[in-house]
RNA sequence: GCCCUCGUAGCUCAGCGGUAGAGCGUCUGUUUCGUAAACAGAAAGUCGUGGGUUCAAAUCCCAUCGGGGGCU
Numbered sequence: 001g002c003c004c005u006c007g008u009a010g011c012u013c014a015g016c017g018g019u020a021g022a023g024c025g026u027c028u029g030u031u032u033c034g035u036a037a038a039c040a041g042a043a044a045g046u047c048g049u050g051g052g053u054u055c056a057a058a059u060c061c062c063a064u065c066g067g068g069g070g071c072u
Base pairs, nucleotide, nucleotide: 001071002070003069004068005067006066007065010024011023012022013021018055026042027041028040029039030038048064049063050062051061052060
């Protein structure tokens, strides 16, 4: 220098054009003498960044930043 891949909630990851989700964790409540467990509920995301296409973009296109891998 070139190619591939990943980037979405605190963590691990789904979602592949039509209102952003799950598990774990966190917080609140119920239960208990108390804790844990269980049950009920809640908070938490400019979808790495900037632009473009589209009625509509996490999703498609371009550029760019960062992580991983390969080639010369």
The prediction has a mean pLDDT of 83. Transfer RNA from Candidatus Micrarchaeota archaeon CG10_big_fil_rev_8_21_14_0_10_45_29, 72 nucleotides, folded computationally. The organism belongs to Microcaldota, within Archaea. Rfam family: tRNA.